[in-house]
Predicted 3D model of a 71-nucleotide RNA (transfer RNA) from an uncultured bacterium.
Its Rfam family is "tRNA". By type it is a transfer RNA. Rfam links the family to the GO term triplet codon-amino acid adaptor activity.
It was read from a public genome assembly.
The coordinates come from a structure-prediction model, not an experiment, and the mean pLDDT is 80.
RNA sequence: GUGCCUAUGGUGUAGUGGUAGCACAGUUCCCUGUGGAGGAAUUAGUUCGAGUUCAAUUCUCGAUAGGCACC
Repeated sequence: GUGCCUAUGGUGUAGUGGUAGCACAGUUCCCUGUGGAGGAAUUAGUUCGAGUUCAAUUCUCGAUAGGCACC
């Protein structure tokens, strides 16, 4: 340089245009003689910019970061 892939709570991960879900972690409470385990509730997220659309995590273009192959 060329082609391709990925980016979602603190961590890991799902989501084929219409409410952003799950697990772990965190906080509060229950349970317990204490702790652990268990139970209930709750906090927290779509990398950035532009476009298409009534509506974008999702589609298009570009940027940024990371990765793979070739050279």